[in-house]
RNA sequence: AGAGUUUGAUCCUGGCUCAGAACGAACGCUGGCGGCAGGCUUAACACAUGCAAGUCGAACGAGAAGCCAUCCUUCGGGGUGGUGGAAAGUGGCGCACGGGUGAGUAACACGUGGGAACCUACCCUUUGGUUCGGAAUAACCGCGGGAAACUGCGGCUAAUACCGGAUAAGCCCCUUGGGGGAAAGAUUUAUCGCCGAAGGAUGGGCCCGCGCCGGAUUAGCUUGUUGGUAGGGUAACGGCCUACCAAGGCUACGAUCCGUAGCUGGUCUGAGAGGAUGGUCAGCCACACUGGGACUGAGACACGGCCCAGACUCCUACGGGAGGCAGCAGUGGGGAAUAUUGGACAAUGGGCGCAAGCCUGAUCCAGCCAUGCCGCGUGAGUGAAGAAGGCCCUAGGGUUGUAAAGCUCUUUCACCGGGGAAGAUAAUGACGGUACCCGGAGAAGAAGCCCCGGCUAACUCCGUGCCAGCAGCCGCGGUAAUACGGAGGGGGCUAGCGUUGUUCGGAUUUACUGGGCGUAAAGCGCACGUAGGCGGCCAGAUUAGUCAGAUGUGAAAUCCCACGGCUCAACCGUGGAACUGCGUUUGAUACUGUCUGGCUUGAGUGAGAUAGGGGUGUGUGGAACUUCCGGUGGAGCGGUGAAAUGUGUUGAGAUCGGAAGGAACGCCGGUGGCGAAAGCGACACACUGGGUCUUUACUGACGCUGAGGUACGAAAGCUAGGGUAGCGAACGGGAUUAGAUACCCCGGUAGUCCUAGCCGUAAACGAUGAGCACUAGUCGGGAGGAGUUUCGACUCUUCCGGAUGUAGCGAAAGCAUGAAGUGCUCCGCCUGGGGAGUAUGGUCGCAAGGCUGAAACUCAAAGGAAUUGACGGGGGCUCACACAAGCGGUGGAGCAUGUGGCUUAAUUCGAGGCAACGCGUAGAACCUUAUCCUAGGCUUGACAUGUAUGAAUGGCUCGCUUGAAAGAGAUGAGUCUGCCUUCGGGUGAAACAUACACAGGUGCUGCAUGGCUGUCGUCAGCUCGUGUCGUGAGAUGUUGGGUUAAGUCCUUAAACGAGCGAAACCCUUGUCCUUAGUUGCCAGCGGAUAAUGCCGGGGACUCUAGGGAGACUGCCGGUGUCAAACCGGAGGAAGGUGGGGACGACGUCAAGUCAUCAUGGCCUUUAUGCCUAGGGCUGCACACGUGCUACAAUGGGGCGUACAAAGGGAAGCAAACUCGCGAGAGCAAGCAAAUCCCAAAAAGCGUCCCCCAGUUCGGAUUGCAGGCUGCAACUCGCCUGCAUGAAGUCGGAAUCGCUAGUAAUCGCAGGUCAGCUAUACUGCGGUGAAUAUGUUCCUGAGCCUUGUACACACCGCCCGUCAAGCCACGAAAGCGGGGAGCGCCUAAAGUCGUUUUCUAAUACUUCGGUUAGGGAAGCGCCUAGGGUGAGCUCCGUGAUUGGGACUAAGUCGUAACAAGGUAACC
Repeated sequence: AGAGUUUGAUCCUGGCUCAGAACGAACGCUGGCGGCAGGCUUAACACAUGCAAGUCGAACGAGAAGCCAUCCUUCGGGGUGGUGGAAAGUGGCGCACGGGUGAGUAACACGUGGGAACCUACCCUUUGGUUCGGAAUAACCGCGGGAAACUGCGGCUAAUACCGGAUAAGCCCCUUGGGGGAAAGAUUUAUCGCCGAAGGAUGGGCCCGCGCCGGAUUAGCUUGUUGGUAGGGUAACGGCCUACCAAGGCUACGAUCCGUAGCUGGUCUGAGAGGAUGGUCAGCCACACUGGGACUGAGACACGGCCCAGACUCCUACGGGAGGCAGCAGUGGGGAAUAUUGGACAAUGGGCGCAAGCCUGAUCCAGCCAUGCCGCGUGAGUGAAGAAGGCCCUAGGGUUGUAAAGCUCUUUCACCGGGGAAGAUAAUGACGGUACCCGGAGAAGAAGCCCCGGCUAACUCCGUGCCAGCAGCCGCGGUAAUACGGAGGGGGCUAGCGUUGUUCGGAUUUACUGGGCGUAAAGCGCACGUAGGCGGCCAGAUUAGUCAGAUGUGAAAUCCCACGGCUCAACCGUGGAACUGCGUUUGAUACUGUCUGGCUUGAGUGAGAUAGGGGUGUGUGGAACUUCCGGUGGAGCGGUGAAAUGUGUUGAGAUCGGAAGGAACGCCGGUGGCGAAAGCGACACACUGGGUCUUUACUGACGCUGAGGUACGAAAGCUAGGGUAGCGAACGGGAUUAGAUACCCCGGUAGUCCUAGCCGUAAACGAUGAGCACUAGUCGGGAGGAGUUUCGACUCUUCCGGAUGUAGCGAAAGCAUGAAGUGCUCCGCCUGGGGAGUAUGGUCGCAAGGCUGAAACUCAAAGGAAUUGACGGGGGCUCACACAAGCGGUGGAGCAUGUGGCUUAAUUCGAGGCAACGCGUAGAACCUUAUCCUAGGCUUGACAUGUAUGAAUGGCUCGCUUGAAAGAGAUGAGUCUGCCUUCGGGUGAAACAUACACAGGUGCUGCAUGGCUGUCGUCAGCUCGUGUCGUGAGAUGUUGGGUUAAGUCCUUAAACGAGCGAAACCCUUGUCCUUAGUUGCCAGCGGAUAAUGCCGGGGACUCUAGGGAGACUGCCGGUGUCAAACCGGAGGAAGGUGGGGACGACGUCAAGUCAUCAUGGCCUUUAUGCCUAGGGCUGCACACGUGCUACAAUGGGGCGUACAAAGGGAAGCAAACUCGCGAGAGCAAGCAAAUCCCAAAAAGCGUCCCCCAGUUCGGAUUGCAGGCUGCAACUCGCCUGCAUGAAGUCGGAAUCGCUAGUAAUCGCAGGUCAGCUAUACUGCGGUGAAUAUGUUCCUGAGCCUUGUACACACCGCCCGUCAAGCCACGAAAGCGGGGAGCGCCUAAAGUCGUUUUCUAAUACUUCGGUUAGGGAAGCGCCUAGGGUGAGCUCCGUGAUUGGGACUAAGUCGUAACAAGGUAACC
C1' cells in the first nucleotide's frame, strides 16, 4: 500500500466482498511447563448455609463458670469471703468508611474552569475554662401476658447517661440601654479526657460559564409557572415553601415530548482528523426486594438501622410473627458463556481502645480455567544402500528424504533426593519447604490445527457424477473436479489452530482534513422576500475575535522517552515529557467584528431617447368551416392498402347568391422579438410592468443570497353559470385480425371557448440554482450610441440572441466570455439496485390527488459514456441463374430407389433445413452383416506377444459316431517331425495340452480427441510489423474519389510496408513450329488382292507424346484527374482472367464421422468376445425426396445406310464358325493390348406403314415356357420368347436447373461385381438452341453509414395479468398487554400545624397551683399506595384482504429494445 466482482472487451460511477488490528468472548479439534494479568457482558431473577462491624472495664452498676480459703453437710452437695472475669445491660466512639451493582438518570449527573450565602466528629495550632447541686432509669429482684417474636406492672441502683444554678475572655441576638448561653470525669501521678472561642487541615452542601446520544412522521411548552414584596424553612442562597401583587418565562442556536444511555481519566482502531467503546484499575454519581417516610447523628433520609404500604418466601398453637447476597464463597434459574461454600490477619490499610489487643470475605495469598499477553521445551551432531513402506509414473524413474534406522553427544523443562531465602526496623510468615541453589537418572514424559481455483503462500492420484457436498466474494459439482470426500505431497501458524460474533481500518463509501449534482444518485417549475450567512473605498477609536509572552490548573494510573528491578520478556519501579483544554494577566493591532466620520466605482433615483407576439380590458376585421334559406343541376358522394358503416331521386355531392354562429388568426415569420418562469402572434384604443442606450444631476453601500413564508405557475381535472362552428377521451357502428375492448374509417358526449373560483403538477429541459469578477479568437443576427466618409461603406462602443473553435476542464461524448474553465458568496439536493415516491402519521384539497416520506425483505449488481461485432419489417452503393427475359423439368401417372411412419422375433447402425433422404452402400440370395432376430456350440479363445510346466505328446491326409453346421466324442490306417552335436546329448523352433499375463468388442462417449470431410464460398475478404491518434477497449492502414471478376489497380490521405487469400505458377483443351515414327498414318514410288496400309517402303499429312512459340490492353482512336481503367477498332487460331479443371484465406456451425482408420476415458471377459445354421436388413393402410419411362406424329414401328470419343480385358475380353426365334450354348483363332477382343454407336439420313385414337402411343401388372451365374435364385437375382396390355391425353398450390458447345436431346464406356435390382454414380463423345430491356421486387452476399436495452449476438432480449409454492410487510370488526400524564374518590406511616388530656427532677409561686418541656389521643395540610373515568401512546395478536420480493423448463398475449413493425417517453 491494495485486491476480487457489472462488460465480448474498455473507461468511469457505484455498491458488495477480502487481506490488518483488537476482544471480559463463545464453539470445534488438540493440549508439556512457568511468569503476569483476567474471569455472570444474560435474570437490578430468586436465594439454603457459613462468614463479611465491632470495640472500650482507663465512663458505669452488677457480676456467671472455674480456682483458693473457710464453714456446714443427709456425703449428693450447700453457704460465706477472696480471686476471676464470661454473658447481658447503661454509656462512648464506630456502624454515613471499606466492599457490591449500573436498575434509574439526557441531568449542574459527569468533565473542565470559576464563584459565594455555608457546615465539618475524630486531627493540628492558639486561647480561655473544667465550679456548685439535683432527680431519675436499664441491668437486677418480684408478679404477669404470649406458641413464638416479644412485652406489661411494681420495686432497688450507678455513671463521662440526664437536668438545674453560678461564671463568660471569645461567641450569639439586639444594638441606645440590654439580653442569652458551657463543661465530666477516670485512674494514678503522669497521662487520657470534657467545655467555650478563633484559625487551619480534611471532607462535604450550594451556584454559574462551557462541553455532553438519536428522533421534527414530537412545534409549541409552562400556573409555583417567571419576577416582586412579606413571612416561614434550611448549615446555607434560592418559589425551597406559603400569602399577596404583576404577567411573565422557555423555544427553530430545537423548547416540550418519545427512544436510548451511568459520566470521566482512559481503551480499541486509525498516517492523522476521526470513528467505536466505558469490562478490569482510578475519580465522581446513583441504587440496596419495590414505593413512600422520617428518626438518630458532625455526617444518612442510612446495603448487613427504624416505620408504613406492596409483591414474594419462611415459621405458626391461626391469635400473630420473621426475612431481604447488586458483600465473600456457594445454590437454583436464565444463557453460547464466566471460578473455591479455601488459608491468613504475616504485610498494607480501616474501626475501637492509653495500651496489650480484638474485629476486618477490605486486603494479602492459595485453588480452578490455554481466557489473554510473555517466556521455554518437545533434542543436538553425524548419517546415502538415497533402506523399507506410502504416493505418483512417460515403467526409465521421481518424491516422502538426512527424514528414519544406525553411530556420537547434551539434559533446559518435567521427575527424584538434599539445602533453602528476601518479603520483618525487636517479636510475629498465610503464601511455603515456595522462589532459588546442589546432586541423580535417562532421548528419556511432551505436536497439533487450518489451508492448497483466483483474491492468497501451497498439486497430484483415486472416489463421486448438478448427486453427495463446498462457498468470505467471484463461483465449483451434469464421467477425465488442483474448488466435493479420501490419500500422498506441499504451504501457514504453533501449545495452540480454526470458526462465529462485535468494533475500527481498508471506505476519499457522509468527504473538517477529504466527495459530488448537464447525460452515472443529485439544481426546488419560477420569482419576491423574513430570519440567517456573506459583503465596496479612505480614516479614527476600541481590542471582542485573532496572534505572542507569563502564570494557575489540566488527580494518580495509562500512552511516549530515559534509567533501573525480576536470568530475558510480559510485568513492575523511578524520573522526564506529554495531557493539543480552561482560567487570569501583559503586550501586538495587519485582518474580521463594533462605534464614529467621510467617499463614489456597487446599488438606486432623475433627465432625454428607444425596440418589442410583455400584461389587462373594450371594440373592430377578413379568409376558412359548419348549419340554414333560395337558384342551377341530376347520380352518386364520401372514405380506404382495399372496403364497409355513413349519406343521396323526400334531389346529396358540385356550383352560385344570401343569412347565422363559434373558434382560431394565413402570408409577414426568421437558430427573429418580449417576459422571472409558465408563456405571448389579425387590427385599433385605453390602462399598465420591465428592459436597453445617451448624459452624469442626485442619494451615499441603501448590496448579494435566501431556511421557513408569499405570489405566479402548461395541459388535464373539479365547482357554478354561460357558450358550442371545428376537433374530439368515453361510447356506437364498419373494417383489419387467430383475437383486436387498438392502430384505419363513419359518427359522437364530456372537454376544448368565456366569467368567477379551486387544483399546483409536467421530459415545468439548457435534464445545467442565483449573484459578482477574471480567462485566445473568428463569422452571422436583433436593439442603440459615437467618430469618419469618396455616401458604397469603414472604425470604435453598450446590451441581447446564435454558430464555430484555442487554452483549460471532462469518464467520455462534449463544454468552451451565454463555461460544464479559473475563483468568491449564499441556498437547494445526492450517498448501490429493487421494495417505493409505496405504507403509515401529519398537513393541504370539494374530489382527483399534492407535499412531507420509511421499514421488513431481496439482489450482486443497477447505471453512464464510448468500442468491436451481430441484428433491423433503417439508409446508400454493389454483386450472384437472386429476380426479370427464355428453354427444359419436378409437383399429377406407373415403376425404380432412398427416407419417415407403421409392422415385425428382427426389420442392425449412422446421416436430419439449405449443407440428411439413387447419402455411408463403386453393387444385402449365403457370405457381406454388425450387442438385428431365433437356435446350437466354444472359453487363453477366430487373431498377437510372453512366461511356466508337460509329454512324442504332435502335424498332414483318408476314415468312424452324432449333428443343420459349428462343435463334441471315440479311435484306426498312412505319412511327416526342426537346429547344434564332441553322437553321450543339448536346445527347444513349429504344433498341442494345462495354468497365468492377456487377447477380443462395428459396445458407450464425434460434447474428451487426431485425421478426414461438408458449409458459408472461389464470397473477397482476414491479418501483422513499425509509426500516429485515443486514459482505454480500440482506431488508422483496410476509409474517401474512380475502377475491377477481385482489398484488381490508380489517386487522395498519418500513414509506410508486409503476410494469408484474389491473380499467376500446375493439368487439360483451342493455333502453329520442332523432334521422334510403332502397334498409329499412307501423299508420292513399287508389289499383291474379290476387297482392305495387306506387303516393300515413306515422315509429307492425320495422329501419338516430348520440347517450344503464341495474348501482354502490346498497337490505334475516344472517354477519363496528366491515372488506373473502360468503350470501339486493327491484326490474330485465340482479346481483354480464351474455355474447363485442380487449388478453398482468418474463421463459423461443440456441423458430420469413435461403424474406414487411429485414440483418451468408461463398460464387458463361460460374454457386449468367437464359431455355426436359418431368418431379417427386400416386410406395407400411408407420407416425402431423387430419378426412369411416358402421355405421342419434331412421334411410333419395319427395312436400308453413315459418322465418335473415352475406356476395360488373364479365375479376363473373346472374333470367326455351328445350333437356337431369342436370352444363350458348343467349339475356338487372337490378345497382358495405338496390333486382338468388348464394339452394334444412337439420335441422324433414305424409304414404307400408322392418321390423332387410350391408338401400331404407353408399357406397368400377370400367366406360361426358357436361358445364365452360383453349394443354393422360396422368402429375394438378372435376361429371353409368347401371351396379357393397367395408370397416364402434359399435371393445383408450390418449386428446381441452366447464359454456349451451355440447356435440351442421343447413345457409348467404366468402377463395384460370381450374378444382379444400374433407371444410380463417374466419365466420353454426337446433334445442338432460346433469352438477358434491366436491378423496382424475392433470396443470399460484400462495403460504408445509422439505431440498439442484443454479445448463447433477433431462433436475441423482454413486459404484464392469471395459476402454484414460500417469505416479510400494510389494512382490518376487534381482542390482549405495557408506558406516561390528567380529573375525581379514598388514604397508611410520617414531619409540620392545631385541639384535648395526662405528667416529672425545671422555673415562678399567693404554695392552691400555673408553666417551659415530655407522653398519649383527636383533627387538619401534604402524600406512597389503592379505586374509578375520559383520552393519549407503544407492542403483540386477528377471520378476511392488499400489493411486494423470490422460485431451470406452467397459461395468455407482444407492451418495450431496430422506424420493435402505430417513434418512444413525461
Molecule: small-subunit ribosomal RNA
Organism: uncultured bacterium